[in-house]
């Protein structure tokens, strides 16, 4: 790579570079963006999946170390071999 589980209307932005498209995909809306968006760095924060730690066996709490998120419900409806993160397996 594929393959199972889970979840996916909680939350949480500032600062530098960059320069035109971004908000996964297709149709329709609707947004956001040269008063600088998308992304990338750095910082700061939000969160308990996994670890730890306390109590339990039946829930629970505490913790930011790995990971992840930090306009709009995965932006909205309808498709579909959907997709994204985390775990486990191999």
């Nucleotide at each position: 790579a594929u393959u199972c589980c889970a979840u996916c209307c909680u939350g949480a932005g500032c600062g530098g570079c960059c320069g035109a498209g971004a908000g996964a995909c297709c149709u329709g809306g609707c947004u956001c963006g040269a008063u600088g968006a998308c992304g990338c760095c750095g910082c700061a924060g939000c969160a308990a999946c996994c670890a730890c730690c306390c109590a339990c066996c039946g829930c629970g709490g505490g913790c930011a170390g790995g990971u992840g998120c930090u306009a709009c419900c995965g932006c909205c409806a309808g498709g579909a071999g959907c997709g994204a993160u985390g775990g486990a397996g191999g």